[in-house]
């Protein structure tokens, strides 16, 4: 340094839910709150899933526009140092 992740040390983040707020919506933001997380830091690049619109007799499928990083893959940065 890389890989790896401990009944280690110092810390960090924050699910559901509630309140306020923005959005047609998925959902986002702020505060409270902790289910959990060794990247639960960042990135919408590829999928999955979700929303809106279109066309279609209607669902699926298709097209367009979005959401989602705590669904997976991938990229990138990072604390500590046992086995």
């Nucleotide at each position: 340094c890389a890989c790896c992740g401990a009944u280690a040390a110092a810390g960090g983040c924050a699910a559901a839910c509630c309140a306020g707020u923005c959005g047609c919506g998925a959902g986002g933001c702020u505060g409270g709150g902790a289910c959990g997380c060794a990247a639960a830091g960042c990135c919408a690049a590829g999928g999955a899933c979700c929303u809106c619109g279109g066309a279609c007799g209607a669902u699926c499928a298709c097209c367009g526009a979005g959401g989602c990083a705590g669904c997976c893959u991938g990229g990138u940065u990072a604390c500590c140092g046992a086995a």
The RNA shown here (c-di-GMP-I riboswitch aptamer) has 83 nucleotides and comes from a Thermoleophilia bacterium. NCBI's taxonomy places the organism under Bacteria, Bacillati, Actinomycetota, Thermoleophilia. Model confidence (mean pLDDT): 89 of 100. Its Rfam family is "c-di-GMP-I riboswitch aptamer". Its family is annotated with cyclic-di-GMP binding in the Gene Ontology. Rfam's curators write: GEMM was predicted in a large-scale screen for bacterial structured RNA regulatory elements. Of the family's consensus pairs, 95% are formed in the model.